[in-house]
Context: one part of a larger RNA
Molecule: small-subunit ribosomal RNA, 3' major domain
Organism: metagenome
Parts: sequence; C1' cells; structure tokens
RNA sequence: UGACGGGGGCCCGCACAAGCGGUGGAACAUGUGGCUUAAUUCGAUGCUACGCGAAGAACCUUACCAGGGUUUGACAUAUAACUGCAAGUCCUGUGAAAGCAGGAUUCCUUCGAGGGUGUUAUACAGGUGCUGCAUGGCUGUCGUCAGCUCGUGCCGUGAGGUGUUGGGUUAAGUCCCGCAACGAGCGCAACCCUUGUGGUUAGUUGCUAUUAUUGUAAAAUAAGCACUCUAGCCAGACUGCCUGUGAUAAGCAGGAGGAAGGUGGGGAUGACGUCAAGUCAGCAUGGUCCUUAUGUCCUGGGCUGCACACGUGUUACAAUGGACGGCACAGAGGGAAGCAAGACCGCGAGGUGGAGCAAAUCCCCAAAAACCGUCCUCAGUUCGGAUUGAAGUCUGCAACUCGACUUCAUGAAGCCGGAAUCGCUAAUAAAGGCGCAUCAGCUACGGCGCCUUGAAUACGUUCCCGGGCCUUGUACA
Repeated sequence: UGACGGGGGCCCGCACAAGCGGUGGAACAUGUGGCUUAAUUCGAUGCUACGCGAAGAACCUUACCAGGGUUUGACAUAUAACUGCAAGUCCUGUGAAAGCAGGAUUCCUUCGAGGGUGUUAUACAGGUGCUGCAUGGCUGUCGUCAGCUCGUGCCGUGAGGUGUUGGGUUAAGUCCCGCAACGAGCGCAACCCUUGUGGUUAGUUGCUAUUAUUGUAAAAUAAGCACUCUAGCCAGACUGCCUGUGAUAAGCAGGAGGAAGGUGGGGAUGACGUCAAGUCAGCAUGGUCCUUAUGUCCUGGGCUGCACACGUGUUACAAUGGACGGCACAGAGGGAAGCAAGACCGCGAGGUGGAGCAAAUCCCCAAAAACCGUCCUCAGUUCGGAUUGAAGUCUGCAACUCGACUUCAUGAAGCCGGAAUCGCUAAUAAAGGCGCAUCAGCUACGGCGCCUUGAAUACGUUCCCGGGCCUUGUACA
C1' cells in the first nucleotide's frame, strides 16, 4: 500500500421487511448429470453451466458409429507430359448409394492459341485433431457499482503519501465550502433513439366534421384537409418562479403554473481492472500432431437410447371455473418458389379453385382473447388431460427408428404441494391473447417483440446477501 475481520462509524440496492404471484409435490416438454451403447459427436459446470452455443438434429445439417468407396484428393494455385477430349446432357448394366464399366450426341477459332475438362507426375491441398495455461477478436461477471488514474508541486531515507481526506449535499469523485496543493484525463451527467404536450409544413395509399350524388341502410363516388394519423422542422423542463430551511453556499422541503417537476418514463451506452473466467467448434492465428488418413465421398444408424437425480418451463388440480352459443374493442409485424379472400367439398386437420396484393391503402395472414347468455352444483366431476387403440390430413425422395396436426374411443397422476427457494415497487406484478425470426415440415410449452385487462405493499434499516466511503487491528501478500 492492499486484502481480510463472527472490529467500529456512515450510506445504498426487491438485500431484508410489508405485499402479490410462483418454484420445490403431479403429468408432460426441454436442458444437464448419471447409466447404457457400435455411437449415444463436441463444448458450457457456484453466483457468472443446465429452454446455454442450437433463430429449427427424420436425410442433409453432423463434427459420432457400422459398412462400402477414394488417395494431388470434396476445395485452391502452379508446372510438366499425354497434348487426349469440349464441358455437359441423355441412355444401359451393376450397386444400398457413392461409384465403377460401356454407349450416344455435341465447341469456338484470326489455325499461333485460348478458356474448360480428363489421365499421369510433383509442389501442395485438407483436418470440427490437441493446446482458450501460447494468442487476436468477441463475450460473461463484479456493475451502470462510483470509482480508477496522471502532470507539476509539496511531504517522506524509502516503499509511498498528498491531491481523491474533512464539513455539508447528491442517483453520482454530483456540486458547494474548507484544505500544500494546483490542474488534467478515463468514468458520472449531457449529447443519441423512443415515449408523453403543443405549434407549423405536407395531405396519399391516411382521415370524414361539413357539402353534393347514388343508396332503405351500410357504404361508395365526388368534394375537402377541420379532426385522427403519418413524418420532417420547431417549441417545451431549466430548481426557471414563490415560500420556508440551510452556512449568505451547494442543496433540500412545500407550492404555483404546466401535458410533463426536479435524472419525466423506457432504451442504447459498461471506466482502470478482477476471475490464467468462456470461446482454437463462428472466424483468425503461433506451436504441435495426422498425410492410402485424425483427409474426403456415400448408405444406414446415432445425436431422440432410460432403474434414476437436478435445473428451467407448460398444463392442471377447478365455480373469479368448464362446455355450448352470441357478440365488441388492439398494437406491432409478415407476404412473390409468397400471403391467399369469396365460393364449393369434408365432422375436422385439410382439399379444389383462385379474386386481390411487391402492400400507411384498397389485398391477405386475421379469429384477437379475457366480455355477455344458457347448462353443469362440489364430485376425481361436463375438473384435469397424460397414456393407449383405430381411422385420417399435411410437409417432404422418404415420417419405422424419429414430425406436426385432426376425428372417434380411452381416460392416468393430480384436490394447491415438506425443508427450502425465486421474481416483482406502476401501467409494474399477475392474467389474456396476437405477431416475428430460424424454417419444406416440426417435437416452440423455447426466444424476441406487441397490445388488452390491471392490483397489493414499502413502518423502516435491527437482522440475511451484495456493494461504496472513512477508520481500526493483523501470525496475510
């Protein structure tokens, strides 16, 4: 100087407390461990691994296993030779395919060649092999915590200190005052995006108050840009004003006005560093290893295996509910190898067909759901839907291993969950549905967004956890 203390002081955080809803019990989904296996590819492992890499494992992917092939190679560049032939396409045989064997057909030309391709030879290619403890880059975490440093000066023999400590204050090393310090940098804040108010410009694909026509009406057309909206510009919030308080300061408390008040809400933004944290399998890369194989092609299998254990979720255990019927109100998205209406067929998944739409529209996905009426009346039930049987639909060469969905039948556990443990402070929790990426399809109940309905509680900082500052002790560095 740090680090540590079941030392002290001050302070903060859904840290506790006060509340609401979960997990832990059930079934299923998913990830992991373990076991099994020819293989169950690899990585991630307290917080900071475990719905994680994976925003899509039937083949492919795919890295694993078995078997069948291949060796200048699936891919790149170059040289030489044969200097052969266009490449390619089609057909036949064999085969599980890859491939192998054979056949047919076909180049341009300035006649030097050229590009392409085959065979042979050689340099080389190739490796998801190893090392994340050789690395770059990127990322997690402490933590959006308020800290981390430097120049000069001064103090100290020196390590170092001072500044950065102190008195207040703040979300903040934020600001004020003081001070052997005076300044500065990286962080904080602000600048950026979005949302909340108003003005202005613009008025189509948006809008419809007014007017006209048609129409029973809905609406359409014309007209219009008032309103909504869209998207550019501008205004607006700064403790600016008032009162009190404070040290006359920084600030704090209350008030006015205001759409908004003291960082207005949300996002992006992550200092010096820590964990030899993670990643050589995204990519790049040093070293090292393999080179008729640890490369590469193909078929099939596996990654989905199941006495079990754990994590994360979904659905429930019901009446604030279930079933049937009726009927309102969103936002944000997506659409051409696409979204697909009306119509017809089917109980249905879906099929036939195809109007319209490259979409602020008119077009489509599209039905929003929680809402209202009737039945059910407390039961393992008209709760719950696992599991299983049968029949089907769709995608796709192909659903056996191993897809999703539909219909009929079947109807399991489960009556609110031990010890323990998690999230959340307002348009939040909780509840409800809708969309998108990946994607042929889908094991999505995951992830990322969107709106609708919409609470309870916070006395407070004694305690648990994490963190910041000062101080103290130290057999620690």